[in-house]
RNA sequence: GGAGACAACCAGACGAUCGCCGGUCCAUGCAUUUGGACGGGAGGAAAGUCCGGGCUCCACAGGGCAGGAUGGUCCUUAACGGGGACCGGGGGCGACCCCAGGGAAAGUGCCACAGAGAGAAGACCGCCCGAUUGAGCCUCGGCGAAAGCGGGUAAGGGUGAAAGGGUGAGGUAAGAGCUCACCAGUGCAGGCGGUGACGUCAGCAGCUCGGUAAACCCCAUCCGGAGCAAGGCUAAAUAGGGGAGUGUUUGAGGACGGCCCGUCCGAGACUCCCGGGUUGGCUGCUUGAGGCCGUCGGUAACGGCGGUCCUAGAGGAAUGAUCGUCGCCGCAUGACAGGUAACUGUUGCGCGGAACAGAACCCGGCUUACGGUUCUCUCCAACC
Repeated sequence: GGAGACAACCAGACGAUCGCCGGUCCAUGCAUUUGGACGGGAGGAAAGUCCGGGCUCCACAGGGCAGGAUGGUCCUUAACGGGGACCGGGGGCGACCCCAGGGAAAGUGCCACAGAGAGAAGACCGCCCGAUUGAGCCUCGGCGAAAGCGGGUAAGGGUGAAAGGGUGAGGUAAGAGCUCACCAGUGCAGGCGGUGACGUCAGCAGCUCGGUAAACCCCAUCCGGAGCAAGGCUAAAUAGGGGAGUGUUUGAGGACGGCCCGUCCGAGACUCCCGGGUUGGCUGCUUGAGGCCGUCGGUAACGGCGGUCCUAGAGGAAUGAUCGUCGCCGCAUGACAGGUAACUGUUGCGCGGAACAGAACCCGGCUUACGGUUCUCUCCAACC
């Protein structure tokens, strides 16, 4: 100097003028009406609505089936499919990153084409043996090519993404875990380390017929439902409308994801169809699993203790507009300093730019969009 990896922070500031919404106080007034003073007023993702909850309602949210979700271990959290650390597997030269990570010997399915054969899966080319036939050669004893037939084989070659553990030796007619040595896997039973997933060490046994479950499935764990348009209070208006059906203790109907059981409510208790009125106001509504600082524990996530702060609450939807100065980024340029140079730092003038994007009950995550700065680490090149 270049190329990368992990993480953290910011998301402009100040002033003036005018404008908007909430709060506190004072006066006016009884209409938050008018005036004054003092405070406060969009995000790090407010987005997507993908998860989990707080809260509200359904009598309790009982049991089961179906259905759905998750899937290494331990810790953490209100909880999660979240976070942290570690284990195993994979990617990268590396810093680091990724994993929908239980089970294929419970069962079913799939692995195209090629190939002999793709999983109770094999003989195409080869290699070996035998007999028939026998070109040719010959020292007349024999040797023996090619062709087809029978048997053995899976070491060599070929096909394929993947082919019946691997390397070596012995053995064999030729071969094969057939035997042996070493290695890998598997099973059995141990030592050591670790909370654990696991790792490591050594022993016995020739046991060695694949992959795929983000295929169906099996196993383990978890799951009532609906949602602030929840819900509560209240004003006003209408046609105390019309019709059909069931049932009254031998229980219709209802209890809001589907079905079954149980339990409870239930007698003007319901169900269905047609039609009419109202779509108003207040509340829920912002003090929280809250923020910040310090300290202790912990590898960390996170937790304990102490102190301090109150930081939007609109209601068709407020937080804005203009001007000036400074700051940030980019381009170009003058001076000074460092340097071989590229370039870097300080300072001055000029031009341009400023991303993604707006709360709506609240909170913890995930995912997506996007401008700028900084720390640490890795690799490469050059120079000293």